Background: This is a predicted structure of a 506-nucleotide part of an RNA (small-subunit ribosomal RNA, 5' domain) from a Microthrixaceae bacterium. Its mean pLDDT, the model's own confidence on a scale to 100, is 85. NCBI's taxonomy places the organism under Bacteria, Bacillati, Acidimicrobiia, Acidimicrobiales, Microthrixaceae.
[in-house]
Context: one part of a larger RNA
RNA sequence: GGACGAACGCUGGCGGCGUGCCUAACACAUGCAAGUCGAACGAGGUCCAUGGGAGCUUGCUCCCGGAAGACCAAGUGGCGAACGGGUGAGUAACACGUGAGAAACCUACCCUGGAGUGGGGAAUAACCCGAGGAAACUCGGACUAAUACCGCAUACCUUCCUCAGACCGCAUGGUCCAAGGAAGAAAGAAUUUCGCUCUAGGAGGGUCUCGCGACCUAUCAGCUAGUUGGUGGGGUAACGGCCUACCAAGGCAACGACGGGUAGCUGGUUUGAGAGAACGAUCAGCCACACUGGAACUGAGACACGGUCCAGACUCCUACGGGAGGCAGCAGUGGGGAAUCUUGCGCAAUGGGCGAAAGCCUGACGCAGCAACGCCGCGUGCGGGAUGAAGGCCUUCGGGUUGUAAACCGCUUUCAGCAGGGACGAAGAUGACGGUACCUGCAGAAGAAGCUCCGGCUAACUACGUGCCAGCAGCCGCGGUAAUACGUAGGGAGCAAGCGUUGUCC
Numbered sequence: 001g002g003a004c005g006a007a008c009g010c011u012g013g014c015g016g017c018g019u020g021c022c023u024a025a026c027a028c029a030u031g032c033a034a035g036u037c038g039a040a041c042g043a044g045g046u047c048c049a050u051g052g053g054a055g056c057u058u059g060c061u062c063c064c065g066g067a068a069g070a071c072c073a074a075g076u077g078g079c080g081a082a083c084g085g086g087u088g089a090g091u092a093a094c095a096c097g098u099g100a101g102a103a104a105c106c107u108a109c110c111c112u113g114g115a116g117u118g119g120g121g122a123a124u125a126a127c128c129c130g131a132g133g134a135a136a137c138u139c140g141g142a143c144u145a146a147u148a149c150c151g152c153a154u155a156c157c158u159u160c161c162u163c164a165g166a167c168c169g170c171a172u173g174g175u176c177c178a179a180g181g182a183a184g185a186a187a188g189a190a191u192u193u194c195g196c197u198c199u200a201g202g203a204g205g206g207u208c209u210c211g212c213g214a215c216c217u218a219u220c221a222g223c224u225a226g227u228u229g230g231u232g233g234g235g236u237a238a239c240g241g242c243c244u245a246c247c248a249a250g251g252c253a254a255c256g257a258c259g260g261g262u263a264g265c266u267g268g269u270u271u272g273a274g275a276g277a278a279c280g281a282u283c284a285g286c287c288a289c290a291c292u293g294g295a296a297c298u299g300a301g302a303c304a305c306g307g308u309c310c311a312g313a314c315u316c317c318u319a320c321g322g323g324a325g326g327c328a329g330c331a332g333u334g335g336g337g338a339a340u341c342u343u344g345c346g347c348a349a350u351g352g353g354c355g356a357a358a359g360c361c362u363g364a365c366g367c368a369g370c371a372a373c374g375c376c377g378c379g380u381g382c383g384g385g386a387u388g389a390a391g392g393c394c395u396u397c398g399g400g401u402u403g404u405a406a407a408c409c410g411c412u413u414u415c416a417g418c419a420g421g422g423a424c425g426a427a428g429a430u431g432a433c434g435g436u437a438c439c440u441g442c443a444g445a446a447g448a449a450g451c452u453c454c455g456g457c458u459a460a461c462u463a464c465g466u467g468c469c470a471g472c473a474g475c476c477g478c479g480g481u482a483a484u485a486c487g488u489a490g491g492g493a494g495c496a497a498g499c500g501u502u503g504u505c506c
Stems, first nucleotide, its partner, number of pairs: 001506004006502005013378006019371002021336001026334003030331003035079003040076002044072004051064006086289003096213007105206003110202008118152001120150002128141005157184006165176004188194002215261003222252003227249008264286004268279004291312005314325004342368001344367003350364001351362004381411004391402004415447001417442005425433001450495005455476003461490005471478002
C1' cells in the first nucleotide's frame, strides 16, 4: 500500500447492486417450510329436479325420500416425500480434484423400437356394532371395492441348465447363431387419449476399482490377527476378507508405516511484476451430518433433517397406569459474544411435486423491511462581488490572516419534497414488487459535512495554558518555564458520507 462476512469511536443526505451468527453442531415458545390425484376405488356428507306428508297466510315454511350433476375429502390405492432448503460437527479418507477402468454393476419417471394386455379367486380398511384408555391410541365381531393382493393360461422375449458351431479380445473371458428342457407377465380409467406387462437400446443419474495431487509433527519407529494371501461357502445390483470355515505366514514402514495435533475438499478469493504465500464467507460442484449412539424397514433410489424401532441425556403432558418432542428449513426467542437482520408480501416470474386438465402445494424462489457492512454513482449549489466589512486569531501595533470567504446582486433546481401520468418484467388470462422505476409540472439555495492529522518518517505553524506534572506515542522519541511533539484556540494539510483506531492476511 492492498484486502475484509469485520468490530469499536466520532459523524451521517440520496440511490443502485451485493452482503449480513466467523462465537454455543447451545437450548428452543409460536406460526409456516410436502403434498397431490375423485379421469384407480368403495362408502359417506352438502347442494339439487321431482315425489310424499304437515302447517296454513294459497304461495311460502317445515319434515321424509332423493335421479343425473356439482362440490367436500376421512379411508384404501398411486406418485412424490431420497429433490429442493440448512450446517460444517466428524473426516488426513479414493472424502475431494484430475485422469483412466468396470469383459464386475444398478437405474423410477423420460425418449425410441418390438411383443402382449385372456380367464378367474380370496381378502381388507373405510362404514356399522361392541370393548379398553385421562390421553396417545388400541382390540374384537360382521360387511364391501379397486390400477391393492394371489393362482391359472399364453411367451415375440428374458433368465437358468444340457449341448454344437462361428468370430473376437488386455487375462479372468466377450459377442452372434442353432437344438432340447425348466421358470417368468399384465389393469384398467376415460372417450382426445392416458395407462399396465415383458423386452432391446438411449439419455440423465448412481455404485465400485485404480494412477497421480493436496496440512503439521520423529520430543510418535516400529505397526498389523480378518491382519496378508489361497480354497470352499454365504452375501451384494456388482468385484472384493465384505462375512464365515479351513489352509499358508504373510502385509505395511525412514520414498515416514503406526500414533498425536489440526482440517470438510474443489472451482476459486486476497495479495504479489511473477514465483509464491494465506484463506475456502456469499455463488457453483462434490462429500458428511440432522438432539447423542445404534439398527433395519419401505422403496428404482435412504440405512431417510420435518419416517420407524431401541438405548441415552434433556424438555413437556398425565387421572401416575402411561404418553409427546427434536429449528445445523424460514422468520423469531433466550444464551454465548466485540459482533451479524423482519415472528413481512406473493406464488406474478423461474424452477420443483402431483394431476388428462382446471388447478393445488412450494419460507425453493421472486420481492419488500432493517444495517454506511462493502463496492459504485450523485448531491450538499453556480457566476459576479474589495470598503479587502464586522468578528476571531496573530502582530515588530505599521499591519497580516481568515478571505471572494460572508453580506449583497444575478442564475440554476440534480437529489430529497409536493402534484399529475405511469410501465417492461406476461405467451390468451394472471403483477407480490407497486402507483415502484420512469416521464411531466411546481416551489425554493432552499432539507443535506464531517473525521483525522500538522517534530522527522509524512502533506500541513503560530499563540496561550501546563512545567518530567497532566499527558502523547507506529518507530525515533516529546514534556524538568519561551513545547511547531501534551491541552485549547486560530490557521493549515489530507480524505470525504465518511474518517480514524483495532484485529487478521499478502